A computed fold for a 95-nucleotide RNA from a Desulfobulbaceae bacterium, annotated as TPP riboswitch aptamer (THI element). The prediction has a mean pLDDT of 78.
RNA sequence: UGACAGUGUUAGGGGUGCCUCUUGCACAGAGGCUGAGAAAUACCCUUGAACUUGAACUGGUUCAUACCAGCGGAAGGAAACACGGACACGAUUGU
Numbered sequence: 001u002g003a004c005a006g007u008g009u010u011a012g013g014g015g016u017g018c019c020u021c022u023u024g025c026a027c028a029g030a031g032g033c034u035g036a037g038a039a040a041u042a043c044c045c046u047u048g049a050a051c052u053u054g055a056a057c058u059g060g061u062u063c064a065u066a067c068c069a070g071c072g073g074a075a076g077g078a079a080a081c082a083c084g085g086a087c088a089c090g091a092u093u094g095u
Base pairs, nucleotide, nucleotide: 001088002087006083007082008081009080010079011046012045013044014043016040017033018032019031020030021029022028051076052075053074057070058069059068060067
């Protein structure tokens, strides 16, 4: 000096569903399910990409969502800086 794991700062992106009961029908209240997260100031993600669309999709499964497979080599989708072990290359100095 280079590029990588990792870390930090700032900035940005994203989701919030399903079942039962009540109700003033909403991001409400109570209970339950899954999940990192089911409106927290938290969580996840920033191209090795969270998430969205097609989609009230197709098959399996579940009380239902979730989950598994397909669709899918689909279409979209938010980054800069600093530090940085080991590694590679180079320079300098000494023997």
Rfam family: TPP riboswitch aptamer (THI element). Rfam describes the family as follows. Vitamin B(1) in its active form thiamin pyrophosphate (TPP) is an essential coenzyme that is synthesised by coupling of pyrimidine and thiazole moieties in bacteria.